A computed fold for a 351-nucleotide part of an RNA from an uncultured bacterium, annotated as small-subunit ribosomal RNA, central domain.
Context: one part of a larger RNA
RNA sequence: CUGGGCGUAAAGCGCACGUAGGUGGUGAAGUAUGUCGGAUGUGAAAUCCCCGAGCUUAACUUGGGAGGGUCAUCCGAAACUGCUUGACUCGAGUUAUGGAGAGGGUAGUGGAAUUUCCGGUGUAGCGGUGAAAUGCGUAGAUAUCGGAAGGAACAUCAGUGGCGAAGGCGACUACCUGGCCAAUGACUGACACUGAGGUGCGAAAGCGUGGGGAGCAAACAGGAUUAGAUACCCUGGUAGUCCACGCUGUAAACGAUGAGAACUAGCUGUUAGUGGCCCACGAGGUCAUUAGUAGCGAAGCUAACGCGCUAAGUUCUCCGCCUGGGGAGUACGGCCGCAAGGUUAAAACUC
Numbered sequence: 001c002u003g004g005g006c007g008u009a010a011a012g013c014g015c016a017c018g019u020a021g022g023u024g025g026u027g028a029a030g031u032a033u034g035u036c037g038g039a040u041g042u043g044a045a046a047u048c049c050c051c052g053a054g055c056u057u058a059a060c061u062u063g064g065g066a067g068g069g070u071c072a073u074c075c076g077a078a079a080c081u082g083c084u085u086g087a088c089u090c091g092a093g094u095u096a097u098g099g100a101g102a103g104g105g106u107a108g109u110g111g112a113a114u115u116u117c118c119g120g121u122g123u124a125g126c127g128g129u130g131a132a133a134u135g136c137g138u139a140g141a142u143a144u145c146g147g148a149a150g151g152a153a154c155a156u157c158a159g160u161g162g163c164g165a166a167g168g169c170g171a172c173u174a175c176c177u178g179g180c181c182a183a184u185g186a187c188u189g190a191c192a193c194u195g196a197g198g199u200g201c202g203a204a205a206g207c208g209u210g211g212g213g214a215g216c217a218a219a220c221a222g223g224a225u226u227a228g229a230u231a232c233c234c235u236g237g238u239a240g241u242c243c244a245c246g247c248u249g250u251a252a253a254c255g256a257u258g259a260g261a262a263c264u265a266g267c268u269g270u271u272a273g274u275g276g277c278c279c280a281c282g283a284g285g286u287c288a289u290u291a292g293u294a295g296c297g298a299a300g301c302u303a304a305c306g307c308g309c310u311a312a313g314u315u316c317u318c319c320g321c322c323u324g325g326g327g328a329g330u331a332c333g334g335c336c337g338c339a340a341g342g343u344u345a346a347a348a349c350u351c
Stems, first nucleotide, its partner, number of pairs: 004322003007305002012319001014201004021194003025088002028085004034080001035077007042069001049065006091191001092188005097182003103177007110154001115149007125136002162169002206247006215241002220236004258318006266296013300307002324351003333344004
């Protein structure tokens, strides 16, 4: 390289948008780029192959023939591919009418609870644990009642419920804003799919500047436990957690399953629509259909586990990735970063 693969054995980029490129719906006409056929030229000789000849055979030598091109020119074919013209509506999109939603951003508002402070009542304990102790408390704690401050998170509703490309999103109200779904018309007329580079988004932790700081809590301190205990348990407690702006760019970023399209038995639950039918009109029942989301399961697939119209089945298009274990996601170099580090990414050696 070919071949074979990528749920769990090595292997799907964390996710999207999109450039080049690759691929691309239906009918017609033209063309002749690819494609196919024929002719001519050429494809030296030797070699290879076939039929002979010569050394006693063979190797070897030698005569004749055949074969050999992604080749050039000319003639022809027009199904497929490309190109050109013109058309279509099923793909894709626009619009009108409805629908659901923790989708995103900004501003404001609310109650419960924790903590602290002030005041009242009240007295000796509280707290904590397996048991304790450190700790708090007669300078009046804990408990309880009233008031105030401040920050963070939003119980119940809540659901293998919903929304989002992923990360993720959960009190309420207003404003701004993205996507999705359904049914029926109208419109555009292939405008599509994928996507190397590239660009953007991207949990937590971390970093910079300025705020904020109730609770929790790396580090740290003390008390226990223990042979020891740099831990698990307890009492404290600083970064941080929160906000604004900027950076970082990684996760078991997981469905460990790339995106798009088509096809292939059924059954059950559930979310959101739509359209029928039924009635003892109830937020009712039932049937069909579309879009999601779950549980089984035929065929098929799979090493097995399992997957099974949400495929890991049967096919097509495009991208990414893998090639024994360790060394190593490391070194060196490049690029990025304030740093931490990230990304790209070997070899010797060894089994």
The full RNA is in RNAcentral, with records from ENA, Greengenes and SILVA.